[in-house]
RNA sequence: GCCUUCACUGGGGGGAGCCGACGGGCGGCUGAGAGGUCCCAAAGCGGGACGACCCCUGGAACCUGAUCCGGUUCAUGCCGGCGUAGGGAUCAGUGAUGGACCAUACC
Numbered sequence: 001g002c003c004u005u006c007a008c009u010g011g012g013g014g015g016a017g018c019c020g021a022c023g024g025g026c027g028g029c030u031g032a033g034a035g036g037u038c039c040c041a042a043a044g045c046g047g048g049a050c051g052a053c054c055c056c057u058g059g060a061a062c063c064u065g066a067u068c069c070g071g072u073u074c075a076u077g078c079c080g081g082c083g084u085a086g087g088g089a090u091c092a093g094u095g096a097u098g099g100a101c102c103a104u105a106c107c
Base pairs, nucleotide, nucleotide: 001101002099003098005096006095007094008093009092010091011056012055013054014053017029018028019027020026036050037049038048039047040046062087063086064085068081069080070079071078
């Protein structure tokens, strides 16, 4: 110098569903995460910034197909299929760990 794995820092990408009649609150389900703080708007959803979490091409993070198909459930992307599908963030650095090889010095 090269590779493996992990952690951290900077940069980038992303989602936030379902149920308890409705709204708030509280609770339940799956999940890494189911919206924590502030601002704007509104009285209906929402929009923006930051945060938590996940993912960054060896890319099922996430989106499309999809108001899809089968199963399950009070209900739901809840499980499976679709899926060798079509898209998807170009990463950079530091440290540790393990590995093979090369070079040099000494014996």
A computed fold for a 107-nucleotide RNA from Azospirillum picis, annotated as TPP riboswitch aptamer (THI element). It matches the Rfam family "TPP riboswitch aptamer (THI element)". Gene Ontology term of the family: thiamine pyrophosphate binding. The literature on the family includes a 2003 paper in FEBS Lett by Kubodera et al., "Thiamine-regulated gene expression of Aspergillus oryzae thiA requires splicing of the intron containing a riboswitch-like domain in the 5'-UTR". Rfam's curators write: Vitamin B(1) in its active form thiamin pyrophosphate (TPP) is an essential coenzyme that is synthesised by coupling of pyrimidine and thiazole moieties in bacteria.